A computed fold for a 394-nucleotide RNA from a Desulfosarcinaceae bacterium, annotated as Bacterial RNase P class A.
[in-house]
RNA sequence: GGAGCAGGCCGGAUGAUCGCCGGCCCUUCCUCUGAGGGGCGGGAGGAAAGUCCGAACACCACAGGGCAGGGUGCUCCAUAACGUGGAGUCGCGGCGACGCGAAGGCAAGUGCAACAGAAAGCAAACCGCCCUGUACAGCGUGGGGCACCACGCGAAGCAGGGCAAGGGUGAAACGGUGCGGUAAGAGCGCACCAGUUCUCCGGGUGACCGGGGAAGCUGGGUAAACCCCACCCGGUGCAAGACCAAAUAGGGAAACGUCUGAGGGCUGCCCGCCCAAGUUUCCGGGUAGGUCGCUGGAGAUGCCGGGCAACCGGCAUCCUAGAUGAAUGAUCGUCGUUUCGAUAUCGGGUAACCGUGUCGAAAAACAGGAUUCGGCUUAUGGCCUGCUCCGGCC
Numbered sequence: 001g002g003a004g005c006a007g008g009c010c011g012g013a014u015g016a017u018c019g020c021c022g023g024c025c026c027u028u029c030c031u032c033u034g035a036g037g038g039g040c041g042g043g044a045g046g047a048a049a050g051u052c053c054g055a056a057c058a059c060c061a062c063a064g065g066g067c068a069g070g071g072u073g074c075u076c077c078a079u080a081a082c083g084u085g086g087a088g089u090c091g092c093g094g095c096g097a098c099g100c101g102a103a104g105g106c107a108a109g110u111g112c113a114a115c116a117g118a119a120a121g122c123a124a125a126c127c128g129c130c131c132u133g134u135a136c137a138g139c140g141u142g143g144g145g146c147a148c149c150a151c152g153c154g155a156a157g158c159a160g161g162g163c164a165a166g167g168g169u170g171a172a173a174c175g176g177u178g179c180g181g182u183a184a185g186a187g188c189g190c191a192c193c194a195g196u197u198c199u200c201c202g203g204g205u206g207a208c209c210g211g212g213g214a215a216g217c218u219g220g221g222u223a224a225a226c227c228c229c230a231c232c233c234g235g236u237g238c239a240a241g242a243c244c245a246a247a248u249a250g251g252g253a254a255a256c257g258u259c260u261g262a263g264g265g266c267u268g269c270c271c272g273c274c275c276a277a278g279u280u281u282c283c284g285g286g287u288a289g290g291u292c293g294c295u296g297g298a299g300a301u302g303c304c305g306g307g308c309a310a311c312c313g314g315c316a317u318c319c320u321a322g323a324u325g326a327a328u329g330a331u332c333g334u335c336g337u338u339u340c341g342a343u344a345u346c347g348g349g350u351a352a353c354c355g356u357g358u359c360g361a362a363a364a365a366c367a368g369g370a371u372u373c374g375g376c377u378u379a380u381g382g383c384c385u386g387c388u389c390c391g392g393c394c
Base pairs, nucleotide, nucleotide: 001390002389003388004387005386006385007384008383009382010381012335013334014333015332016331017330018329020043021042023040024039025038026037027036028035029034045366049377050376052375053374054373055372056371057237058236059235060234069233070232071231072230073229074088075087076086077085078084089103090101091100092099093098104228105227109226110225111222112221126167127166128163129162130161131160132159133158134157138153139152140151141150142149143148175193176192177191178190179189180188194218195217196215197214198213199212200211201210202209203208241292242291243290244289251283252282253281254280255279256278263275264274265273266272299318300317301316302315303314304313305312306311337363338362339361340360341359342358343357344356346355347354348353
């Protein structure tokens, strides 16, 4: 200098003006509710997002157990809990830093597998190798004067059988190599190697690791295929849910009343006139609306202690949005960061240039609460630290 790996931190600061949301205080009007004015202090995030897991909380359901259904699946630890996290084990990938893994069981049962191939799951036999029988050509021996005959051998062909070593197909062909063995072969036997099962010793809390022994035991893949095993799981979500509660229309009760006229209209009241079969009061449920739930909590920050770590404990300090069609915005300064350009009173260097200072310009992402927490995932701007590999120079 190049190429990477892992981790951490920040998510601009501050001031003025004008607004928005909600709180407290003072004050004016008002009986109160409420309305106006003034002041003070508060007002999104690392992901507030996706709503994917786990909980708190609320209501509904529920004796206990089981079935069905769903989820999880190496170990130990952490935690309120988790499918999350930490530290490890094993496997795979990478030269490496390091990364990834639904990582129990296919030797319980059932199922599935294109093409090629003889055969793909009770293995099988296309070429091939071997044996037996028959036996062509041929050969040998004997007989015969010849033709020929007899016997034997016999590698083509045919029939029956054995084998799985070699060839060939395939992603995969029933451990591998060698020696023995055999008619030819084969864990058929043996040695070594690989695996499996059993067993002993040592280490580790454990997954597991290291070493020794025994048994020819060699049983292909697939469980994000059904399934088996172990463990876990009731449902719905703050539009949960609780309380207050209008008008109108239903419901219930009581009182008065239907020509012996309740009540209403005309009216300030009485009389009078007119209309008249309902009127009045109370209770109860629900709706509109309102209040609560609603933010002080598995809380935040700092220090100390324990632990490799996740995390836990102690002490001190702090209070940090609660809106409901839903506020947190805009403008202008100053400072800071980064980039670009210019420059020198500076420093280093032969120089290019680098550092430092000054001036000017530009840029600043992803995105916004809606009951609350713990995680995961996704989106995104920048800064810093540690480590690995390669190359060059000294």

Taxonomically the source falls in Desulfosarcinaceae (Bacteria, Pseudomonadati, Thermodesulfobacteriota, Desulfobacterales). A source record names the gene rnpB. Model confidence (mean pLDDT): 77 of 100.